[in-house]
Background:
A computed fold for a 112-nucleotide RNA from a Candidatus Rokuibacteriota bacterium, annotated as TPP riboswitch aptamer (THI element). The prediction has a mean pLDDT of 77. The organism belongs to Candidatus Rokuibacteriota, within Bacteria.
RNA sequence: CAACCUAGACGCGGGAGCUCGGGAAAACCGGGCUGAGAGGGCGGUCGUUAGCCGCCGACCGCAUGAACCUGACCUGGGUAAUACCAGCGAAGGGAGGCCACGAUGUCUCGCU
Numbered sequence: 001c002a003a004c005c006u007a008g009a010c011g012c013g014g015g016a017g018c019u020c021g022g023g024a025a026a027a028c029c030g031g032g033c034u035g036a037g038a039g040g041g042c043g044g045u046c047g048u049u050a051g052c053c054g055c056c057g058a059c060c061g062c063a064u065g066a067a068c069c070u071g072a073c074c075u076g077g078g079u080a081a082u083a084c085c086a087g088c089g090a091a092g093g094g095a096g097g098c099c100a101c102g103a104u105g106u107c108u109c110g111c112u
Stems, first nucleotide, its partner, number of pairs: 001105002004102001008098001010096001011062004017033006040056006068093003074087004
């Protein structure tokens, strides 16, 4: 000096399902299932308690990419029920650049 590598900080992507009881209620409160996570906080929007949107937070993933989306109101199994399990799946998409240490290679200088 070069390319490599992870750590690191920064940046980016993503989902939040099913169900029971109380309740006028989709608010709210309390349980159950799977899972890393099953919407914690603030603000906005709508005729609407719901929902939706934005920002932040938790969690997972970022090309060696099954995080997540599509196919899919899919197929088989199972369950109180659900993408719950398996298949589909070497399918089609999908969000990263920087860079210490380190080891590797190359060049130069010095010594023998």